[in-house]
The RNA shown here (Bacterial RNase P class A) has 389 nucleotides and comes from a soil metagenome. Its Rfam family is "Bacterial RNase P class A". By type it is a ribozyme. RNAcentral holds the sequence, with entries from MGnify. Its mean pLDDT, the model's own confidence on a scale to 100, is 80. Of the family's consensus pairs, 94% are formed in the model.

This record gives sequence, C1' cells and structure tokens, in this order.
RNA sequence: GACCGGACGGUCGCUCGUCGCAAGACGGGAGGAAAGUCCGAACUCCGCAGAGCAGUGUGCCGGAUAACGUCCGGGACGGCCGGUUCAAGCCGGUUGGACGGAAAGUGCCACAGAAAACAUACCGCCCGGGCCGCAAGGUUCAGGUAAGGGUGAAAAGGUGCGGUAAGAGCGCACCGCCGCGGCAGUAAUGCAGCGGGCAGGGCAAACCCCACACGGAGCAAGACCAAAUAGGGAGGAAGUUUCUGCGCGGCUUCGGCUGCACGGGAACGCGUGCCGGCUCGGUGCGCCAAACCUCCGGGUAGGUCGCUUGAGCCCCGCAGUAAUGCGUGGCCCAGAGGAAUGACCGUCCCGCAGCAUUCGUGUUGCGGACAAAAUUCGGCUUACAGGUC
Repeated sequence: GACCGGACGGUCGCUCGUCGCAAGACGGGAGGAAAGUCCGAACUCCGCAGAGCAGUGUGCCGGAUAACGUCCGGGACGGCCGGUUCAAGCCGGUUGGACGGAAAGUGCCACAGAAAACAUACCGCCCGGGCCGCAAGGUUCAGGUAAGGGUGAAAAGGUGCGGUAAGAGCGCACCGCCGCGGCAGUAAUGCAGCGGGCAGGGCAAACCCCACACGGAGCAAGACCAAAUAGGGAGGAAGUUUCUGCGCGGCUUCGGCUGCACGGGAACGCGUGCCGGCUCGGUGCGCCAAACCUCCGGGUAGGUCGCUUGAGCCCCGCAGUAAUGCGUGGCCCAGAGGAAUGACCGUCCCGCAGCAUUCGUGUUGCGGACAAAAUUCGGCUUACAGGUC
C1' cells in the first nucleotide's frame, strides 16, 4: 500500500415483494466505512432584465470525469537516502503539499542579538598616533574591515583560488541571480550562449493585487387524492294587513288630515329547529337573512407517488504510461417510515488463558473489532479486533 473482515446448518421472530378467499408458501433483506456532513453532482421547488460593487471559494502544467477542492501523468521546490566534487554544487532514488504575485501598496518579524531591512559593529582582525616596557607585548585615541566568533527560525549571494596592512565581487573560475534573444517541449519548464559584479531577506492559511468560478433551499424537496370539525365565498325562500312612538315635509276652519324614513307591537301567512304524535297539534326563532338548504374554494388528520434499473454490478477483449473510456456476454442486489435486517442452539475457524500430555495434540472457559441504511450517486476525512499478500 492492497484485500478479507468469521463459515455452514437448524428453530423461533421482524420487514418488503409475488402467489393465495384465507391459513400460509416461496423469494430478497446493511457497510467498507451505511459515520462526519467537509466538497462535487443528479433530482425537486422557489427566484432571476443587464451591468457594477460587496462576499465566498479556487489557484504550477497537461489529461480523466456528469462534475469536483477528487483522480492520473508531468514540472519546479523542500525533506530523507545513496553516489560524486577540494568545496559550493551536481546526478539518481524516494517522499511531502491550498505550488499565482513579496520587483503595486500597507503591515508584521516574539526572545536573543551590534543590527530584522534607508543597514549595522559586541568580541575579533589590521594600519597609524600617544603612553608604559630593554624587548616581546600591553593599554588608550582616531580610523579601516565584515574573513572568523557569537545571537537567532532567518544576518544583506555561495564555494575555491588569487589579492590585501587586514579584508571585501576587489579580481578570476564555477554555482546561483538579473537582462537579452535562440533551441527543445502542447504546456508548466528545461538546455546551452551572450551581456551585467549582483540589485530585490522572510511572511499573502496578514490585509491586499491578479485571473477564474459562484442565485437560494433541500426528499421534512416536491406532486396528487382527501375526511370530521371550525372558518371563508356565492346562491335559494313570502309576506300582507293593522296599531303606535319619534323625525322631516305638504294642506288646514288650528280640532286635525295626510306622505316619506326609522323603531316597537299584534293578527294571519310562510320558512325552519325541537317535542309530542301519526298526517295533526304544541312551542322557540326568523321573514331580506341568523338558522336551514344547495354549490364553490383553501388548509389539517389520513392515504398514494417521489422510492430505487442505476454516471449500476461481474467476466472477458480492445485503446491508453495511467486515471479512464469503448465493445461483447451475463446479472437484478433492502426500500422500511418512530423506522425491519434479530435471538437461541449445534458443528467448525481464529485469538488468549488454564489443565492434561505419549509433545503429535486433547479438553475447559472467555473473546471475535469499528460501527449500522433512511432520495440517489462520485470523492475526501475519520474509526477499525484479527488475518492474508
């Protein structure tokens, strides 16, 4: 890193399907992660003129894919190992990952340290002057320096040779870097050449800049059927006569008469509820709409669909370095809805412990992980006794 993740049989149950009038019979019934819900999709509903801003995500190159932040191949870089060089470095193998930009701007870089980015000087090294000393040298002042030491995660290109008072790209060679064009490669990038002594420390999983992408909710999505009760809307039906109060108006001989509107009562009639009763009666309510009757509409309970034949699984062949794709053949493999997939027994397997042993084994006991579907796929991550390669 890959794979398996107890096996077989019996009894009694659970759930789904088919058959059956029924009793029942037959058949199917968890995973590599069903998990976390972290990415990407299918499907469904809602939203949507266009553009910009904000926000979120992604970020070397090429390919695979329905898609992806996944996978495959390649490149550059870092770590480790080996080889090689005087050394820096180079070569080979293996491994790691949010691997655009630090030369647009802003910011940060603890502690330690002289100094953390307009460079600087603690120890040291060196030249010169003064003082001490016979001398070697010591000490002090003014300078030069950044080789060496020291600090740090990181110290202003590296290594070697020359050079120098000591040093320094000061000079040279190699390595690195920058610029220019060339060649190779689909590209990332690589290779060699010429020019330049070298500027520009690190951090973007800090803000930010650049490029690209991005509507929201999720099967409790959503679709259909649809009670009881309570709301909503529309319609149906019959009133007539009379008395009276108040208000406004007209006429008037001032006594009244009369019209309209609103309110109250009575009689008859009509509608309806209830009770008795049996074709009649009593009683309540209403008569412009309460009840009653008819119809319409939305929602709830409940039921059905969505629901498992799918970017499906297995074998073989072909294409490709591979991811993967294509083709022939075969297979059907849970679909519940508070939620089934379990319990017990027997035989065997594996591990541990005890006992016995003729060391071949026998026997007894305990244990066999992580964890369990809930619309469905592709990934990632995490958990996992034991075993195999």